[in-house]
Molecule: c-di-AMP riboswitch aptamer (ydaO/yuaA leader)
Organism: soil metagenome
RNA sequence: UGCCGAGUCUCGCCCAGCAGAGGGCGAGAGCGGGGGAACCAAGCAUCUGGGGCGAACCCACCCGUCAGUGGUGUGGGGGCGCAGGCUCCUUUAGCGCCAGCCCGUCAGCUAACCCCGCAGGCCUACGAAGGAGA
Numbered sequence: 001u002g003c004c005g006a007g008u009c010u011c012g013c014c015c016a017g018c019a020g021a022g023g024g025c026g027a028g029a030g031c032g033g034g035g036g037a038a039c040c041a042a043g044c045a046u047c048u049g050g051g052g053c054g055a056a057c058c059c060a061c062c063c064g065u066c067a068g069u070g071g072u073g074u075g076g077g078g079g080c081g082c083a084g085g086c087u088c089c090u091u092u093a094g095c096g097c098c099a100g101c102c103c104g105u106c107a108g109c110u111a112a113c114c115c116c117g118c119a120g121g122c123c124u125a126c127g128a129a130g131g132a133g134a
Stems, first nucleotide, its partner, number of pairs: 002122003008029008030118006040108001049106001050103004057077005062071002078098005086133007
């Protein structure tokens, strides 16, 4: 100076304090997420339980298994992110990612209503074309 992400802003009180930065509590705005009728959907149940956040998934073959869960070996498809530097959209090139965590036997959608979060982690080095807005 910027990036991923919802993870920002304002106000009041207190602590601290030369000042500033900072910390705690509360309120509001904004952003994000979950639960929750009718109607609709879904025959029901399933220990190989089921579900949520997130881009972080799907298929085939191989190994393994009674079957499955599983393995990462190959291939294909799909998704996400990125400084010609005001923002957005599309195409394309290049590079990178496809993790992790949570609920606890329970949840389809869902108006009213209810509840929760506002973290954490990083450093690209002027790729190209078209369009819209400010």